A computed fold for a 79-nucleotide RNA from Candidatus Electrothrix aarhusensis, annotated as c-di-GMP-I-GGC riboswitch aptamer. The organism belongs to Candidatus Electrothrix, within Bacteria.
RNA sequence: GUUGAUAAAGCCACAGCCGUUGCGAAGCGGUGUCGGAAAGCCACGGGUCUCUUUUAAAGAGAUAGCCGAGCUGCCUACU
Numbered sequence: 001g002u003u004g005a006u007a008a009a010g011c012c013a014c015a016g017c018c019g020u021u022g023c024g025a026a027g028c029g030g031u032g033u034c035g036g037a038a039a040g041c042c043a044c045g046g047g048u049c050u051c052u053u054u055u056a057a058a059g060a061g062a063u064a065g066c067c068g069a070g071c072u073g074c075c076u077a078c079u
Base pairs, nucleotide, nucleotide: 001078002077004075011036012035016031017030018029019028020027021026034065040071041070044068045067046066047063048062049061050060051059052058053057
């Protein structure tokens, strides 16, 4: 520098369930183990979703485990 496996030191944790916060999308803790090679960070672009007002639409939010951009990084194999 390139690759990402039915591997693996280590890591994350979908759905569901319990508790909790929020009007809500959803967040957090526990359990769980569908999956992940950035499922680490980041709402910049697009998407989706929620709330409020509304003629159009606008405002305020959620989602990084929807996609892309940006930043950082473990392991493995090859060079």